[in-house]
């Protein structure tokens, strides 16, 4: 200069052609991913359908809630 660390901006860390990661201040906590801001993409909970079933429950898609706190 690029590329990554959900997505856009702003930082903070990494790589150098790879897309990962023990890095991103430590500690403790969370399902909650580095941070602000916004979003709701992963993800958590709860219902609807729908296929599966050893009838015990499993998948799948839509929707509705939640968007990690906290001390230095």
């Nucleotide at each position: 200069a690029c590329a990554g660390g959900u997505u856009g901006c702003a930082g903070c860390c990494u790589g150098u052609a790879u897309a990962a990661a023990u890095a991103g201040g430590u500690u403790a906590u969370u399902a909650a991913g580095c941070u602000g801001c916004a979003a709701g993409c992963g993800u958590a909970u709860c219902a609807a359908u729908u296929c599966c079933u050893u009838c015990g429950g499993g998948a799948a898609u839509u929707g509705g809630u939640g968007g990690u706190u906290a001390a230095c």

Pistol ribozyme, 72 nucleotides, folded computationally. The coordinates come from a structure-prediction model, not an experiment, and the mean pLDDT is 84. The sequence is in RNAcentral, with records from ZWD. It matches the Rfam family "Pistol ribozyme". A reference for the family is Weinberg et al. (2015), "New classes of self-cleaving ribozymes revealed by comparative genomics analysis", Nat Chem Biol.